[in-house]
Context: one part of a larger RNA
RNA sequence: CUGGGCGUAAAGCGUGCGCAGGCGGCGCUGUAAGACAGGUGUGAAAUCCCCGGGCUUAACCUGGGAAUGGCGCUUGUGACUGCAGUGCUCGAGUGCGGCAGAGGGGGGUGGAAUUCCACGUGUAGCAGUGAAAUGCGUAGAGAUGUGGAGGAACACCGAUGGCGAAGGCAGCCCCCUGGGUCGACACUGACGCUCAUGCACGAAAGCGUGGGGAGCAAACAGGAUUAGAUACCCUGGUAGUCCACGCCCUAAACGAUGCCAACUAGUUGUUGGGGAAGGAGACUUCCUUAGUAACGAAGCUAACGCGUGAAGUUGGCCGCCUGGGGAGUACGGUCGCAAGAUUAAAACUC
Numbered sequence: 001c002u003g004g005g006c007g008u009a010a011a012g013c014g015u016g017c018g019c020a021g022g023c024g025g026c027g028c029u030g031u032a033a034g035a036c037a038g039g040u041g042u043g044a045a046a047u048c049c050c051c052g053g054g055c056u057u058a059a060c061c062u063g064g065g066a067a068u069g070g071c072g073c074u075u076g077u078g079a080c081u082g083c084a085g086u087g088c089u090c091g092a093g094u095g096c097g098g099c100a101g102a103g104g105g106g107g108g109u110g111g112a113a114u115u116c117c118a119c120g121u122g123u124a125g126c127a128g129u130g131a132a133a134u135g136c137g138u139a140g141a142g143a144u145g146u147g148g149a150g151g152a153a154c155a156c157c158g159a160u161g162g163c164g165a166a167g168g169c170a171g172c173c174c175c176c177u178g179g180g181u182c183g184a185c186a187c188u189g190a191c192g193c194u195c196a197u198g199c200a201c202g203a204a205a206g207c208g209u210g211g212g213g214a215g216c217a218a219a220c221a222g223g224a225u226u227a228g229a230u231a232c233c234c235u236g237g238u239a240g241u242c243c244a245c246g247c248c249c250u251a252a253a254c255g256a257u258g259c260c261a262a263c264u265a266g267u268u269g270u271u272g273g274g275g276a277a278g279g280a281g282a283c284u285u286c287c288u289u290a291g292u293a294a295c296g297a298a299g300c301u302a303a304c305g306c307g308u309g310a311a312g313u314u315g316g317c318c319g320c321c322u323g324g325g326g327a328g329u330a331c332g333g334u335c336g337c338a339a340g341a342u343u344a345a346a347a348c349u350c
Stems, first nucleotide, its partner, number of pairs: 003322004007304002012318001014201004021194003025088007033081002035077008049065006091191001092188004096183004103177007110154001115149007125136002162169002206247006215241002220236004258317006266295013299306002323350003332343004
């Protein structure tokens, strides 16, 4: 450079925003850079190829032709791309009116439960297991009643439910705030799509400083089990889990499926919105739109399966793969307090 690919065989960046770049709706006019057509110049010779000729052939020599990715000049064309101008409304967006929601940030507050403390009642056990033991208890435990302290998480509702770009988000109330969707009109007039570098967000664990600490619980200790038991089981238990601020930047960050747009049978459930018909009403049926599920025509697929939410049929842009191991390692660079992250080989070997 080119080909074929990326749900599960190697391969979709964890997610978004977005500069450059690539690509870009409908109509008219102009231009002629790209493009196309004609003419012309050049593209040295030798070599290669074709047809001939000369050495008895061949190699070799030689005549002519062809070829020479191309480049320049010139004349023209105006469909397509570009550029310039002018317009349009279907893409995109704004306004208006509704609606749903664990979307985000801050503050407040509630009940149940666990634990601990104090006091009352009360007496010999409690806890734990496959069975035990360590452990707790006559200095009165466990049980039960009353009062109190403190931290964390929010049963039922709850759902194959909802929201968010992803990570993720759940008691209740208030404040601030983002997005989505529906409806009928009005407005802007291509303002769009994607996106290397970049920027931002990013579970858990981990790190720094300062708080907090009920339960749980790496490490650790003890008891068991066992041939052993640095485990599984039991009794304890510290970091941590929680809060504030600052880092870390990884994951089976998964739908193992990049984003956007168009097109291509249906059926059923469910969530939000709108409309129509019926009904006194509760509500029922139908249509439509945005999600979310199950099944399936065609088609696709190695099969499994996917199937209008595509893995079908196409277009645009980005990322990535190229046999297994060595290795997501070494070295170097960048980032980090560190842990490490990221970028990323080779020898060798099968």
Molecule: small-subunit ribosomal RNA, central domain
Organism: activated sludge metagenome